[in-house]
Context: one part of a larger RNA
RNA sequence: ACAUUGUUAAGGAAUUCGGCAAAUUGACCCCGUAAGUUCGCAAUAAGGGGGACUCUCCAUCAUAAGUUUUAUUAUUUGUGGUGAUGAGAGUGGCACAGAAUAGGGAAGAACGACUAGUUACCAAAACUACAGGCGCUUGCAAACUCGUAAGAGGAUGUAUAAGUGCUGACACCUGCCCAAUGCCAGAAGGUUAAGGUGAUUCAUUAGCUCUCUGCUGGGUGCACUUCGGUGCCCUAGUGGUUGCGAAGUGGAAAGCCGAAGCCCUGGUCAAUGGCGGCUGUAACUAUAACGGUCCUAAGGUAGCGUAAUACCUCGUCACUUAAUUAGUGACUUGCAUGAAAGGUGUAACGAUUCUUCCUCUGUCUCAACAAUGUGCUCG
Numbered sequence: 001a002c003a004u005u006g007u008u009a010a011g012g013a014a015u016u017c018g019g020c021a022a023a024u025u026g027a028c029c030c031c032g033u034a035a036g037u038u039c040g041c042a043a044u045a046a047g048g049g050g051g052a053c054u055c056u057c058c059a060u061c062a063u064a065a066g067u068u069u070u071a072u073u074a075u076u077u078g079u080g081g082u083g084a085u086g087a088g089a090g091u092g093g094c095a096c097a098g099a100a101u102a103g104g105g106a107a108g109a110a111c112g113a114c115u116a117g118u119u120a121c122c123a124a125a126a127c128u129a130c131a132g133g134c135g136c137u138u139g140c141a142a143a144c145u146c147g148u149a150a151g152a153g154g155a156u157g158u159a160u161a162a163g164u165g166c167u168g169a170c171a172c173c174u175g176c177c178c179a180a181u182g183c184c185a186g187a188a189g190g191u192u193a194a195g196g197u198g199a200u201u202c203a204u205u206a207g208c209u210c211u212c213u214g215c216u217g218g219g220u221g222c223a224c225u226u227c228g229g230u231g232c233c234c235u236a237g238u239g240g241u242u243g244c245g246a247a248g249u250g251g252a253a254a255g256c257c258g259a260a261g262c263c264c265u266g267g268u269c270a271a272u273g274g275c276g277g278c279u280g281u282a283a284c285u286a287u288a289a290c291g292g293u294c295c296u297a298a299g300g301u302a303g304c305g306u307a308a309u310a311c312c313u314c315g316u317c318a319c320u321u322a323a324u325u326a327g328u329g330a331c332u333u334g335c336a337u338g339a340a341a342g343g344u345g346u347a348a349c350g351a352u353u354c355u356u357c358c359u360c361u362g363u364c365u366c367a368a369c370a371a372u373g374u375g376c377u378c379g
Stems, first nucleotide, its partner, number of pairs: 001374008010365002014363001019360001028050004036041001038169001052091006058083010092096001104358007111350002116128002132167007144153003170345004175275003180272002182268005189263003195257003200252005207244002212240008221232004276294005303337001304334001315331005
């Protein structure tokens, strides 16, 4: 110096984000115990009191002596033992549940009904779950899940069953909208894929060719000739090329036929979701029960409301304080509350969150001393 403990004058939360930590309380017995309430609770509510040791009183057992009796018994005195609780008297200490172990309490509000579970190793909660409520799917070879399949689970179950989604005890309730999106049902019409049919059309070519042409053979044909032949013409064969081209085969293709879906017709919100503007008006003012107008599928109902939701905001008023951006109760024009993404309440419960009061304290004013351990300095 630090750590872990202990004690502390006066004050008593002035500390601090916040009574964090510490202190207080504490087991048992007696008295006593409010609001609220689902009558179970709340409740150890709160708030008080008691205690050590000795003797006596009392009960009972044993025993000694005496009195009494129906000599079984009853009773007096003394001695010894046992006894939960209670009463009285006394004694000692600073202190009597003498050490240790062993709830601080009350009030208001938020959230979640509760018990339970959760981020193994920074979060235990208002999160998850829950009983209860509601919807959807499923008639059994069930839906659904796993597997390519066989098959298995569901279930050796059968709609008071199984799967799945939302809500989350209980009480009072759960408004309007099916236009959009989704789902369910319907089938007249429209659209329509693969596929089918297929008018028409293209390619290919056996064959023909009065298109042009190469090569080969023949000619009693014509012209020229160096008499060898050359050119032209005709004809037969064999190639190329042009045009036409049946059948077959292959390609393209209008039109027609063609399911579900979509369009369409209905239903459905505890399905996804949505739930308005502007403006005039009452004999003070203000406000608007009332009226006008535009738009919409319908225009937010009951409730609650400056909220775990309100930007402005430290809204305004009241209470609480000497003083309060906190807290509670109201008001409420709600930037942007609202009804099973449930609305509003609610006894009990909570190592939950916010606020206040009492008790208590070294949290603090403001520190001090002591013990133990470790470190450091000196030696």